[in-house]
This is a predicted structure of a 478-nucleotide part of an RNA (small-subunit ribosomal RNA, 3' major domain) from a metagenome. The full RNA is in RNAcentral, with records from SILVA. The coordinates come from a structure-prediction model, not an experiment, and the mean pLDDT is 84. It matches the Rfam family "Bacterial small subunit ribosomal RNA". Its family is annotated with structural constituent of ribosome and ribosome in the Gene Ontology.
Context: one part of a larger RNA
RNA sequence: UGACGGGGGCCCGCACAAGCGGUGGAGCAUGUGGUUUAAUUCGAUGGUACACGAGGAACCUUACCUGGGUUUGACAUACACUGGAAUGCGGUAGCGAUAUCGCAGCGUAGCAAUACGCCAGUGAACAGGUGCUGCAUGGCUGUCGUCAGCUCGUGCCGUGGGGUGUUGGGUUGAGUCCCGCAACGAGCGCAACCCCUACUGCCAGUUACCAACACGUUAUGGUGGGGACUCUGGCGGAACUGCCGGUGACAAACCGGAGGAAGGUGGGGAUGACGUCAAGUCCUCAUGGCCCUUAUGUCCAGGGCUACACACGUGCUACAAUGGGCGAUACAGAGUGACGCGAAGCCGCGAGGUGAAGCAAAUCGCAGAAAGUCGUCCGUAGUUCGGAUUGGAGUCUGAAACUCGACUCCAUGAAGGUGGAAUCGCUAGUAAUCGCGCAUCAGCAUGGCGCGGUGAAUACGUUCCCGGGCCUUGUACA
Numbered sequence: 001u002g003a004c005g006g007g008g009g010c011c012c013g014c015a016c017a018a019g020c021g022g023u024g025g026a027g028c029a030u031g032u033g034g035u036u037u038a039a040u041u042c043g044a045u046g047g048u049a050c051a052c053g054a055g056g057a058a059c060c061u062u063a064c065c066u067g068g069g070u071u072u073g074a075c076a077u078a079c080a081c082u083g084g085a086a087u088g089c090g091g092u093a094g095c096g097a098u099a100u101c102g103c104a105g106c107g108u109a110g111c112a113a114u115a116c117g118c119c120a121g122u123g124a125a126c127a128g129g130u131g132c133u134g135c136a137u138g139g140c141u142g143u144c145g146u147c148a149g150c151u152c153g154u155g156c157c158g159u160g161g162g163g164u165g166u167u168g169g170g171u172u173g174a175g176u177c178c179c180g181c182a183a184c185g186a187g188c189g190c191a192a193c194c195c196c197u198a199c200u201g202c203c204a205g206u207u208a209c210c211a212a213c214a215c216g217u218u219a220u221g222g223u224g225g226g227g228a229c230u231c232u233g234g235c236g237g238a239a240c241u242g243c244c245g246g247u248g249a250c251a252a253a254c255c256g257g258a259g260g261a262a263g264g265u266g267g268g269g270a271u272g273a274c275g276u277c278a279a280g281u282c283c284u285c286a287u288g289g290c291c292c293u294u295a296u297g298u299c300c301a302g303g304g305c306u307a308c309a310c311a312c313g314u315g316c317u318a319c320a321a322u323g324g325g326c327g328a329u330a331c332a333g334a335g336u337g338a339c340g341c342g343a344a345g346c347c348g349c350g351a352g353g354u355g356a357a358g359c360a361a362a363u364c365g366c367a368g369a370a371a372g373u374c375g376u377c378c379g380u381a382g383u384u385c386g387g388a389u390u391g392g393a394g395u396c397u398g399a400a401a402c403u404c405g406a407c408u409c410c411a412u413g414a415a416g417g418u419g420g421a422a423u424c425g426c427u428a429g430u431a432a433u434c435g436c437g438c439a440u441c442a443g444c445a446u447g448g449c450g451c452g453g454u455g456a457a458u459a460c461g462u463u464c465c466c467g468g469g470c471c472u473u474g475u476a477c478a
Base pairs, nucleotide, nucleotide: 001478002477003475004474005473007472008471009470010469011468012467013466015462016461019426020425021424022423023422026317027316028315029314030313031312032311033310034308035307042053043052064303065302066301067300068299069298070297073126077125079123080122081121082120083119084118087104088103089102090101091100092099093098107116108115109114128292129291131290132289133288137286138285139281140280141279142277144275149188150187151186152185153184154183155164156163157162168179169178170177194269195268196267197266199237200236201235202234203233204232205231209226210225213224214223215222240263243257244256245255246254247253319419323378324377325376326375327374328373329372335366336365337364340359341358345354346353347352385416390411391410392409393408394407395406396405432454433453434452435451436450437449438448
């Protein structure tokens, strides 16, 4: 100087407390461990692995296994030699990779030789490796932590390591600001500048809108038209402790109030200092070294990654009446669509089929929002709760749904009656609850990322648990 203390002081955080809803019990989905297996590819492992890499394993992907091929190679550059335009189609053998045969085809420049371009073969350079090392590395990322810290120049102090500044008194979300001070300044962080959202002015109105005036319809901004309103999207305004009162040290600031759409960081996002964990990643990519080179490269078929006594994590659905069924009926936002979205109509109980209008989309489509509201049935029961499992019949995608897809209909109707010890999230348009969209994607979502609808309870307080910041103290630790 640090680190540590079941030392002290001050302070903060859904850290506790106060509340609301869960997990832990059940069934299923999914990840992991373990076990099994020819293989169940690899990585991630306290917090900071476990719906994580994977934003989608039937083939492909795919790295694994079995079997079958291949060796200048599936891919790149360049050389020498040989042959042929390239290329396309078909037959045969084979699961296929591939092998073989036939047909068509004959590039550009040049009279030609030949040159160039392309293809195949041979040879030798080389290719190739998701092989190892993340403890050789770059890059990227997690975490402490959006915590308020981490440092430097000069000066001063100390033999020196180093200290001071950065400590102190207040204050703040903040090393934020004020005051004081052997310090005076500065940098990276904080804040602000950026984006979205909440209010408003101006400008602009098409595909959006419709107040007034007309026309028209069973009906609808449907039409003429309008530029008011909603909305869209561009430029501005608006919030700064600016004003008032009080507290305070005449400071910074804090408390209350007014006005205001919004008030003291208005709400949300992006933004992550010096560093820590030899944290993670050589399987995104790049890269040193090592290793393989008729194989650890590469091609193909099939299988596996989907196994199942079990254990754990994360979720979904429930156990019901604030509910379930049936009928009627209302209101979003944000997206997305051409190898696409696909309307109306018709067929089917339905998944869906048919059909083809419109739309590169404020125009057309996906698209019915759902919870809600109104009416009615059920009456506490393993039930009209719950839907696992299983049988049958189908639909769709796709060469192909056996291993191993999703969905529909009929039948079946399991466990489950609120879950031990323990444990998680959340402070407001939040939790809880309800549906909708997107990426990936032929098909496949209870996951991820977004969107809106309905919409709470509680916070006395900081003694305790966890994590963190500043000062101080002890130390036989570094």